[in-house]
Context: one part of a larger RNA
Formats: sequence, structure tokens, C1' cells
RNA sequence: GCCGUCGAGUUAUGGUGUGUGGCGAGGUUAAGCGCUAUAAGGCGUGAAGCCGUAGGGAAACCGAGUCUGAAUAGGGCGUAAGUCGCAUGCUAUAGACCCGAAGCCGUACGAUCUAUCCAUGUCCAGGUUGAAGGUCGGGUGAAACCGACUGGAGGACCGAACCGUAGACUGUUGAAAAAGUCCCGGAUGAGGUGUGGAUAGGAGUGAAAAGCUAAUCGAGUGCGGUGAUAGCUGGUUCUCCCCGAAAUGCAUUGAGGUGCAGCCUGUGGAAGUAAGUGAUGGGGGUAGAGCACUGAAUGGGCAAGGGGAUCGCAAGAUCUACCGAGUUCAAUCAAACUCCGAAUACCAUGACUGUAAUCCAUGGAGUGAGACUACGGGUGCGAAGAUCCGUGGUCGAAAGGGCAACAGCCCAGCCCGACAGCUAAGGUCCCAAAUCGUAUGCUAAGUGUUACAAGGAUGUGGGGAAGCCCAGACAGCCAGGAAGUUGGCUUAGAAGCAGCCACCCUUGAAAGAGUGCGUAACAGCUCACUGGUCGAGCGUCCCCGCGCCAAAAAUGUAGGGGGCUAAGCAUACAACCGAAGCUUCGGGAAUAGACAAUAGUCUGUUCGGUAGGGGAGCGUUGUGUACGGGGCGAAGUCGUGUUGUGAAGCACGGUGGACUGUACAGAAGCGAGAAUGACGGC
Repeated sequence: GCCGUCGAGUUAUGGUGUGUGGCGAGGUUAAGCGCUAUAAGGCGUGAAGCCGUAGGGAAACCGAGUCUGAAUAGGGCGUAAGUCGCAUGCUAUAGACCCGAAGCCGUACGAUCUAUCCAUGUCCAGGUUGAAGGUCGGGUGAAACCGACUGGAGGACCGAACCGUAGACUGUUGAAAAAGUCCCGGAUGAGGUGUGGAUAGGAGUGAAAAGCUAAUCGAGUGCGGUGAUAGCUGGUUCUCCCCGAAAUGCAUUGAGGUGCAGCCUGUGGAAGUAAGUGAUGGGGGUAGAGCACUGAAUGGGCAAGGGGAUCGCAAGAUCUACCGAGUUCAAUCAAACUCCGAAUACCAUGACUGUAAUCCAUGGAGUGAGACUACGGGUGCGAAGAUCCGUGGUCGAAAGGGCAACAGCCCAGCCCGACAGCUAAGGUCCCAAAUCGUAUGCUAAGUGUUACAAGGAUGUGGGGAAGCCCAGACAGCCAGGAAGUUGGCUUAGAAGCAGCCACCCUUGAAAGAGUGCGUAACAGCUCACUGGUCGAGCGUCCCCGCGCCAAAAAUGUAGGGGGCUAAGCAUACAACCGAAGCUUCGGGAAUAGACAAUAGUCUGUUCGGUAGGGGAGCGUUGUGUACGGGGCGAAGUCGUGUUGUGAAGCACGGUGGACUGUACAGAAGCGAGAAUGACGGC
């Protein structure tokens, strides 16, 4: 892992509903006792007790009333059947659907492991060093001191046994639930070790690591209290039919729990109830707008006051391109501003539509982690697949079609069947069902065929405005572009062209005291401006459509692909495809009505579904009653066929070799795929 077997809402008592039965102003017995062929039974007996039949008041008390009260007022509570069984929903108390803690307490057993201690034994190859002391000699007045020898100290040195384990490798379903190998530390000591003994569970022991106390230690182990408790996780077994949520509010030692309400469901009851449309009547201070208030805020005029300058000894006078309360003009801003002010929404009235969508009472729930999307807002960065509210939708609990794929987007709500039709969103060149449709334009960028900005540009199409132009525009070409003068100043120089100032006059078709290049300064080239040539449009600005640049991301192109110049974009039109939508044909179930009368027929409507509520059934094992089957072959088992919407049933054949079924009633140790389920097999 698979297969098989086992495996979870039970039982008792009380309460409260519902169904059903008995009796009924009553209902009912409990223990006990008696009888009894079938006996944990049955029949009888047993009014003790309980519930009900009257309530109100604190009570006295009164009574279909009573209490309050001064009240004959008002108000509160009352005034119409119950009770005892059986079945069943829920609930309380019990282990209370099952499994699951870490723990707490009691008692007993443990120091053959290990910690420390006590008693008594035992062990430590070999080698090295050479303390004190001693002897002799030297030395001294005597000592001290020196030398040699002797001596044999030491938590001394090296190193086996023995004890240990710092490092590495191996081992890691090991050879081993802690080892092996190499290397390493101690090795006469605070040493190792044998035997016997002592100390223990909030206790021991501890050269102290919360270490160790029998492979167990921040409180040992066994058993018991014990089915501890678990607002937590997991699991909870047959079928079909009807309805069908919530992820919100308030409160909570409350936040992943719970109570009440909201939303679902069953039962009973009730008003044209709910809802919609148009009508009428309402309140409001949002959107918008505005500046009349409160504030913010820009410029101008007037201007109190202030700063500064000049004059004055001072008082003060004059001036001021400075600041400026206030006032006025113009133009603005506001969630906590409003002189104003919608659309919606909401409330009420009456009218119409309106088969239940509404309300009341009561039994049973679940939910109280929501998600995205559109719009209105707060927070945030006018960030987030962010977060918090409001209103709607979808998912949740919704299948089908579209978006390549894709809970929350678009279309659309699956009772069953059909080799029928029409459509929605979205599509119609091929993959791939359906027009390489029609018409008119645009795009040249593979832009595009799903999604980028400011900014920049003789891209291109359309529209508009004011100019110049056959008296010749615009571009090109030919020619002129001069004189006073090298203007004045400055400067080494400054002559159109470093810089400063001025920018006149003349001749002319025209020509600047000069547009740029250039020179040291001149020179030189050129422009403005003019004539000629040529011969028809020229340049400038604004708006719109489609394109270009701007344009960078991590495995490899990146419209789903092929590919496409339309098979791209815009506008208009036509046709077709396209879903479990709608229609057609056949069938089933529920419900309402009609007809019928217990068989049904017709018509209308309905039949997605998690948590959850309700209804109807299938099967398993005992029991009772009745009736059956079976050695001419029961159950079981292996097949084949067949019936039913399903749980399931039936028939036949093989095997098997002795039990077993149907109907009705009644009782449950009654249904397995999941619980890191238990046990067994492989």
C1' cells in the first nucleotide's frame, strides 16, 4: 500500500413540542400484595401521591374577578380541557456521537544503571628526576656556607595494564538504541576497582550540566481517581423527493467561542398582505453651485499705522519703485463653510396590476473567517490580487457557451431522453462550426490582429484661418549690392562685423553707419534689398483621423498558433455559426384549480444546489402471528439474463450439502472509503 473483519447521536430520568390512542371535568396509579399451564411475562388488586378543574394580592382578604387607588376612572394580572400511555424532534443532568492530549492528585515499587557517602578488601609493567634529612671532607672563634657521597620526597616526569574521551573519519533500516579505527588526556592520586551497606519522587544525590535517580527526568516508574478536561484537529456508514441560508448588528476576560436579533425550514392561522406603476402630499441639506456667514487665498485702487531718506535745536515739514490693518474692485478655494440646491432614495394616502413574493404564532436549524467585480467614499502614494464602509451583481452553494488556458468578468440558471429548429454573449482564411460578405474611407508602422505617458518630428489623410501671386509670387540661375566714410568714442590697431554711443545724409531699380564667414588691422566671400531670366502656384498657423521615436528583465519568439497588407482600423448594411437559454416531440415527479370519485383525466406553474429544515422509502439481524419452500437439493458462493427513478429485487445455470422464505406487526449492538483508525492476511 491493497484486501477482509471491526469501527461513532446510545440509555435512564425530568422538561418542552408534534403525531397517535384511551378516558374526559376529570385523568392516572407507585411501591407492595394476590392469582397464573407459555413466568424478567400476563391478569387483578393497591387513591398514597401527581396534574387539571380559579384567579388576584406582600398579606389580611375577596373571588370571575382581583390588585393599585379617594374613585362606580384608568391600568396590571386573570376569566374557553385536561390527563395517562406509545412513537418521534429538541433540551437539562449524567462520559452523552467516537478517537486524541500535555497534565493534576493518591498509593505502591525502584540506588543490580547512575550520584554521593559508610564498612571491608584489592590493583597500579618498566624507566626518569633526585626535595628534606644524614655521613665525610673543606670552611669558621663557633656558625653560616661550599663540595662529594648517601638518601628517596612529589595531587613530580616518560610510558603499558587500568580509567578517560579533545579531534577526525567510518557507521546512521549500524556489527552496536552511542560503537569501530587513528590520534589524544590521567596513570601514587581530589587515583582505579570488587563485595556488603545507606540516602527517593517536590524527595534524594550533585567539584552544579537542572546533571543523575534501571535505554525514562525542569519532577522516576506501575496501578488507581479516569471514559480527567479539550470553546481545538480528525472521523461519523443506505436511497430518492421538496425548500434552502450565512459569513451582518449589538453584547461578551469577547475576537477561529457564545447569547439575542437578522437570513433558512416544518406546522397552524390571517387581512387584495408584500412588491410594482402612474398620481398626490411630505421632511431632508448630499451631487452641483455659490461666497451672504466662518475660514483660506491672488492682483489692483484708496488708506489708519509703521520702516527709510533729506531738512530742522526741537516741534515738525517734505519725499519714498518699502511693509501694510481696514475698505473697495476683479478673479478663486473648503469633509468638519452655506444666500442656494437637485436626481435618486425614503415615508404616507388613495387608484390600478398583483396565486403568496407579506404578516402573526410556534417546533428545528445552520451562519456570525467571506472573495472578486461596477459605482459612491475613508486610510494609503487618487500604490497594491491592500485595507475599512455604503449600494448592486456574481462566486460562495452554479453546471453550460464566450474570454487560448483562468471561483468572483460577459452571456445564460442543468428534472430525463432525441442523429430536430431558433437565438445570446462571442464569432465566420486554416487549425475550428459559420461570409478570403457588400459599400466607403484610413493605416505601410507587421502599426495592428489582447494592454503604455510626458515630450519630439517637412510621416500621411481630412477640415479651417489669414497672407503673397501672370502688374509674374516661391525655389534656382545671371547681374547689382554704391558714395560722404576708416561715422564718433575706445584702442597698439578697431576700416559694416572686440566693445560703447549714435544709426544720419546723397545717388539711385536697389543697397543696413550692416546678416554671417574672414583679416593683426585692411583685403576677400556672403546676406538683407533691387533688376533680369523662368512661368503657376507659394509659404505660415490652428483642429481632427491613423501611424513614427520616446519603449529595458531575467530558460526561447510571445496576436492561442499557422499566418495575414487584410484575415488590421473606422462607419453602415446583409447573411450565417453559436449554449444544458427558448421552441418542437416523448417521458417522470411535485403542486394549484377544474371535472370526477378514491382508478384517474385535463389545464397552469414548478423541479441547479453547500450548511441546514422537511417528506417518502430500500436493505440487514433477532421476535410474534399466519402461510410456504427444501437431499427430485436450503443457505452461502461463482456467473448469465432481467425488473425498478434509486437504495435494491427476481429468474436461470454451475458449485455447495441442510437449512430457509413471504405477508403483517414489533425490536435494534442495523448499512463503511476515508478517523497519520483497530486487528488479521498478502